Predicted 3D model of RNase P RNA and transfer RNA as a complex of 443 nucleotides.

[in-house]
Formats: sequence, structure tokens, C1' cells
RNA sequence: GGAGUCGGCCAGGCAAUCGCGGCCCGUAGGCCGAGGAAAGUCCGAACUCCACAGGGCAGUGUGCCUCGUAACGCGAGGGAGGGGCGACCCUACGGAAAGUGCCACAGAAAAUACACCGCCUCGCACGGCGAGGUAAGGGUGAAAAGGUGCGGUAAGAGCGCACCGCGUUCCUGGCAACAGGGGCGGCAGGGCAAACCCCACACGGAGCAAGGUCAAAUAGAAAAGCAUUCCCGGAAGGGAUAAAGGGCGGCCCGUCCGACGCUUUUGGGUAGACCGCUGGAUCUCAGGAGUGAUCCUGGGGCUAGAUGAAUGAUUGCCGUCUCUGUAGAGCAGAGAAACAGAAUUCGGCUUACGGCCGGCUCCGGAA
RNA sequence: GGGCCGCUAGCUCAGCUGGGAGAGCGCCGCGUUCGCAACGCGGAGGUCGUGGGUUCGAGUCCCAUGCGGUCCACCA
Repeated sequence: GGAGUCGGCCAGGCAAUCGCGGCCCGUAGGCCGAGGAAAGUCCGAACUCCACAGGGCAGUGUGCCUCGUAACGCGAGGGAGGGGCGACCCUACGGAAAGUGCCACAGAAAAUACACCGCCUCGCACGGCGAGGUAAGGGUGAAAAGGUGCGGUAAGAGCGCACCGCGUUCCUGGCAACAGGGGCGGCAGGGCAAACCCCACACGGAGCAAGGUCAAAUAGAAAAGCAUUCCCGGAAGGGAUAAAGGGCGGCCCGUCCGACGCUUUUGGGUAGACCGCUGGAUCUCAGGAGUGAUCCUGGGGCUAGAUGAAUGAUUGCCGUCUCUGUAGAGCAGAGAAACAGAAUUCGGCUUACGGCCGGCUCCGGAA
Repeated sequence: GGGCCGCUAGCUCAGCUGGGAGAGCGCCGCGUUCGCAACGCGGAGGUCGUGGGUUCGAGUCCCAUGCGGUCCACCA
């Protein structure tokens, strides 16, 4: 100098003028005012309503181990496998020996194995044919029934042996995933579970347009569906009863409610105010525990709450980068600065995107 | 703000439990006719929205992403 990899930080700053939203205020005026992704709505929660969220089935999701967390499909550390010369990176990574299913075309044969060519033996009427043996060689395919070598054989073959792989059992280390070692077994069933499925674990549903209070308005509407019976009482009303109605947004059980009521549909009216609504698993600093995610203790801070939906514009100075002038540092002039914008609130993931800094690796050159 | 659905030829749509990319209308050429329409015969036309993964193989299964559509207010 080039190529690469990992991590951290910023998202221009200050002042003046004009303007916008919120709060305080008798006025004057004062204070606060977007993001790392506010996005996608992909996960997990808080909160609210449905009944207090109960049991089973169905369904959905997750899937190496341990830890972290309110929780998670997230994160940290580790194991195994894979990629890269390396720094480093990636992995939906349980079970194919519970069962079912699929493996097109090609190929002799695609999972109960199989003889097309070839090799070997025998027979015959001998340019070859037939019978038998053989999975070593060829060919097909994504995949051909353990691999390599030696022995062995008519030719071959775990047929025998060594090593590797595989299965099983024991020991050691580790919380565990797993790793290492010893013995035994000649090998026993290839792939696909992001095919059905099995195993383990988790999950009730809806979502702030949730939900609550008030106001205005009307045809204060219509239709359909939804059990009977008994007791007390003068009545209003209260209580009880289930094979059958309704709710618990799939089904069953279970449970609760049960007619001036509930559900659905049609029609009509309004286009308003307030609460929820921002102080919270909050931010920041210091110390401590831990390899780390994270946690504990103490000090300090308050940081948008809009709804035809605010957070902007202009000017000046400074800072960064690029170009031009100058032999050069410097100086002068001109220009540029991405992605994007809150909508109940958090924790993550993913996607979009500009710049700066640092660690490490590889290659080349010089000293 | 939130929920759900869709994207395949120029247009409207099929494509089931993964192995051939299709139908109707339209388009082009030829025939028929004096000419046109209709009709008959033949033909062209496809990144299956985009990217990645699983698999031997993906329109189909999984993940991410882009675009489009639709429905949800309150009162009685």
C1' cells in the first nucleotide's frame, strides 16, 4: 500500500429572527419537543375486556446442552458438523430401529435387493447358445447395500486379517450436550420428517378503533332466534329447577347466567369532549459479582403526547468531506451531507442507510 | 393504528397430497369470401412479484422482502 474480518461511536454544533404542538402563567414571558431504525408488524410481554382463564381433545409453535430474562422463536457461553490459507463466519442441530408414504427420468436393479455388459466354471449341434456361480470391474443415476489394503479363491465375496467407519457395553473427565480410552460384534434396515407422523416442552381468545365516563342527534325503529315448572309475597320483587337455550369466539366436560334481557341482520343518527396516555421490566454515572448475556448497591435526572395529527424555515460563525487555484503545509473560492420520520407502552429480531475510529488476519514492497 | 387475503401468458383465472407450466378471450399466419365478420387449420407468447434456504428436483414446502386489495368507530 492492497484485500479481508470483527467491534465501538456519531447521526453535524452554537447563536439570532420568524413559525408550530404541549405544560406553567393575570400579562410579559418561561420550560420541553422524533429515531437508530420511530419502519415491517415477524416473535415475546405489560395493560384492558371476554367468567375467575379450569380439565381433556383438536390445533399452532419451538426443537444439541447449560445459563440469562417478566417472557420469547431473543441473548451469552459451550458441544458437534460445515466453510475459509487465516483473522473469523454459518447451522430449523430431537427421532428414519413405532408406523404410513415418496424416491420422476435414466438404469438390469431404488429398499422384500438386483445379473445389462463383463469375469469364472460346466455342457453343446461352437462367428455363438444354454445352465450355474460372482457385486471385485464397466455403464445409469442425486443416491447402487460399509471404505482402503493384504491374504484367499475357478472367478469372487467380511470369506479371513489390519486400519478407518458403524453397532453395543464398561471406565474416566464434564452440571450437561459431548469427548477420550478399553472390551465385544463381521456389519444387522440408503435418503426425505422446511412429507404425514412420534417424543419433549410451551400456548385460552381478542386487541388502545382494547376498554370506561359524559354530551348531541333519531323512525329512541323493525325482523329473526333464544325453556318449562314450582315455592315465598297483597304487589313490586326474591328463590329453586336441566337431556334440550345462551356465554366462557373450535369441540367435549365442567361452570356461570337466564326475558322491561341477550345475540344476529336490516334501517336510522353522530363524525364531539374527557380518561386510558405516558414516571417506566425508565435514563445516566460510579462501585461490586460473573468468561459473558446479565444482576446487585448507591448518587443524580424527568426526556413529545399530537388526532385534516406539531417537532420547521432563513441568516451568520465553527466543524467534516470533495473539487479547483497555489511547488507544498496552510490559505482562498465553490459544492455536498444518507435512510427515514412518533401515534398505548416496553424487550427482541429483520429490513433500509451515510460517515468516523480502533483491534486482528492474509498478500506485496522498503528499511 | 390493528386484523385478514392476494400476486401464474396482453386480460380473466386453474394448477389437488412436490416431477408435463395450462384453459378461455385476445394476437400472428394460411384457408374460405368480391371484401369484412363468423368459421376451419396452424403458430407464437411465461424471470410463476423479488431474494435466499430445504430437497436429486420448488408455481407448490420454509424464511425474508416489495406491491396491491379488503374489513374493523361510537349511540340506541
Overview:
It holds a member of the Rfam family "Bacterial RNase P class A". The literature on the family includes a 1998 paper in Annu Rev Biochem by Frank and Pace, "Ribonuclease P: unity and diversity in a tRNA processing ribozyme".